[in-house]
Predicted 3D model of a 72-nucleotide RNA (transfer RNA) from a Candidatus Pacearchaeota archaeon.
RNA sequence: GCCGGAGUAGCUUAAUGGUAAAGCAAUCCCUUCGUAAGGGAAAGAGUAUCGGUUCAAAUCCGAUCUCCGGCU
Numbered sequence: 001g002c003c004g005g006a007g008u009a010g011c012u013u014a015a016u017g018g019u020a021a022a023g024c025a026a027u028c029c030c031u032u033c034g035u036a037a038g039g040g041a042a043a044g045a046g047u048a049u050c051g052g053u054u055c056a057a058a059u060c061c062g063a064u065c066u067c068c069g070g071c072u
Base pairs, nucleotide, nucleotide: 001071002070003069004068005067006066007065010024011023012022013021018055027041028040029039030038048064049063050062051061052060
């Protein structure tokens, strides 16, 4: 330099055009003499960045950034 893949909550992942969903963690409550385990509740991200297409974009298109792999 070229090619491919990935970027969504603190972490790990869903969602293939139509209200972004879960698990773990953290918070609160119940249970216990207390802790752990267990049960319950409530909350938390507008999707790496900037544009474009569309009535509507995490999703399609372009550019850029970061990471991973391959080729040279």